This is a predicted structure of a 466-nucleotide part of an RNA (small-subunit ribosomal RNA, 3' major domain) from Candidatus Blackburnbacteria bacterium RIFCSPHIGHO2_01_FULL_43_15b.
[in-house]
Context: one part of a larger RNA
RNA sequence: UGACGGGAGAGCGCACAACCAGUGGAUCAUGUUGUUCAAUUCGAUACAAACCGAUGAACCUUACCCAGACUUGACAUGCAACUGCAAGUCCGGCGAAAGCCGGGCCUUCUUCGAGAGUGUUGCACAGGUGUUGCAUGGCUGUCGUCAGCUCGUGCCGUGGGGUAUCUUCUUAAGUGAAGGAACGAGCGCAACCCCUACUAUAUGUUAAAUUGAUCAUAUGGGACUGCCCCGCCUUUUGGCGGGGAGGAAGGAGGGGAUGACGUCAAGUCAGCAUGGCCCUUAUGUCUGGGGCUACAAACAUGAUACAAUGGGGAGGACAAUGGGUUGCCAAGCCGCGAGGCGGAGCUAAUCCCUAAAACCUCCUCUCAGUUGGGAUUGCAGGCUGCAACUCGCCUGCAUGAACCCGGAAUUGGUAGUAAUCGCGGAUCAGCUAUACCGCGGUGAAUACGUUCUCGCUCUUUGUACA
Numbered sequence: 001u002g003a004c005g006g007g008a009g010a011g012c013g014c015a016c017a018a019c020c021a022g023u024g025g026a027u028c029a030u031g032u033u034g035u036u037c038a039a040u041u042c043g044a045u046a047c048a049a050a051c052c053g054a055u056g057a058a059c060c061u062u063a064c065c066c067a068g069a070c071u072u073g074a075c076a077u078g079c080a081a082c083u084g085c086a087a088g089u090c091c092g093g094c095g096a097a098a099g100c101c102g103g104g105c106c107u108u109c110u111u112c113g114a115g116a117g118u119g120u121u122g123c124a125c126a127g128g129u130g131u132u133g134c135a136u137g138g139c140u141g142u143c144g145u146c147a148g149c150u151c152g153u154g155c156c157g158u159g160g161g162g163u164a165u166c167u168u169c170u171u172a173a174g175u176g177a178a179g180g181a182a183c184g185a186g187c188g189c190a191a192c193c194c195c196u197a198c199u200a201u202a203u204g205u206u207a208a209a210u211u212g213a214u215c216a217u218a219u220g221g222g223a224c225u226g227c228c229c230c231g232c233c234u235u236u237u238g239g240c241g242g243g244g245a246g247g248a249a250g251g252a253g254g255g256g257a258u259g260a261c262g263u264c265a266a267g268u269c270a271g272c273a274u275g276g277c278c279c280u281u282a283u284g285u286c287u288g289g290g291g292c293u294a295c296a297a298a299c300a301u302g303a304u305a306c307a308a309u310g311g312g313g314a315g316g317a318c319a320a321u322g323g324g325u326u327g328c329c330a331a332g333c334c335g336c337g338a339g340g341c342g343g344a345g346c347u348a349a350u351c352c353c354u355a356a357a358a359c360c361u362c363c364u365c366u367c368a369g370u371u372g373g374g375a376u377u378g379c380a381g382g383c384u385g386c387a388a389c390u391c392g393c394c395u396g397c398a399u400g401a402a403c404c405c406g407g408a409a410u411u412g413g414u415a416g417u418a419a420u421c422g423c424g425g426a427u428c429a430g431c432u433a434u435a436c437c438g439c440g441g442u443g444a445a446u447a448c449g450u451u452c453u454c455g456c457u458c459u460u461u462g463u464a465c466a
Stems, first nucleotide, its partner, number of pairs: 001466002003463003007460007015450002019413005026304008034295002042053002064290007073125001077124006084118002088105007108116002127279002130277003136273002138268003141264001143262001148187006154163003166179004193256004198221007224250001227244007306406001310365007322353003327346002332341003372403001377398007419442007
């Protein structure tokens, strides 16, 4: 100087407390461990791994296993030789295919030199999701959007180093004010950027509908403790608390993007790049099939419930974000339905997806393992796709399991938040999406407070630690 302390002091954070809804019990989905397996490819493992890489494993993907094949190779560049002129395509045989063998058809462009292109052979080489994240780049997580981390000169100290960065007050903040051997500065903080709440102007198609109201697009304005009152820390300055006016908005208005010096030899050689090492008729490449979907058990994240603030039936109302030409697909018709036929419109503020659902009204059920709950299974169908056995989704009928609110323990949330209700999108032929990323609808309760738990910041103190 740091680090640490079941030392002290000050402060902060949904950290505790208060309140609400959960998880932990049930069934299912997904991930992981373990076990099994020919293979169940690999990585991620306290917080910060476990609906994570994966924004989508039937084949492909695919890296794993079995089997069958290839060896200048599935892909790149170059050289040499050879041969035909293409490449290709068709047929036959073997075959699961890849491919191999045989035969036929076709016979390219050109400056007519043989070149371009292509094929075969040979050589340099290709190739490797093989290894090392403890050789690396890049990117990322985390402490933590915490308020810290440093530099120049000066001063102090033999020196490591200190001071500045401290003290008092204050702040969300090393934010600011005063003092002080410090004076300044940099990276962080804040601001500048984006969205949103109000408004002005301009423009206006497809929006609205005859008004310049809504909506859309663009550019501006607007909030600064600026004004008034009281109280407090206070010499001023600066600041805090309460109230008021005005205002759409009031004390950082709300949200986002933005992550200092560094820590964890944190993560990633399998996204990419890359040093070294290793394989080279195989650890490379192609194909068929299987596996990644196994299943005594354990863990994690979720979905659905256990019902009457509810279930079922009928009728009625109100969104926003997005997506669409290999696409979205209307009306109409068929089917109980999934869906099929159909073909209008739309390259989309025009048309379509698009029905919003919770909600409201009426009827019914009457506390029961039930008209709660829907797992599981059987049969019959539909769709995508070369192909749904392993291993897809959906529909109808039947079947109707556990479950009557969950031990120890534990999570999220302070406001348009939690809870609850639907809707959209990416990936995608289809989908195992209950996940993720967004959107709007309805819309709470509680916070006395900082003793305690956890984490963090600063000062001080102790130390046999570095």
NCBI's taxonomy places the organism under Bacteria, Bacteria candidate phyla, Candidatus Blackburniibacteriota. Its mean pLDDT, the model's own confidence on a scale to 100, is 81. RNAcentral holds the full RNA, with entries from ENA and SILVA. Rfam family: Bacterial small subunit ribosomal RNA. Its family is annotated with ribosome and structural constituent of ribosome in the Gene Ontology.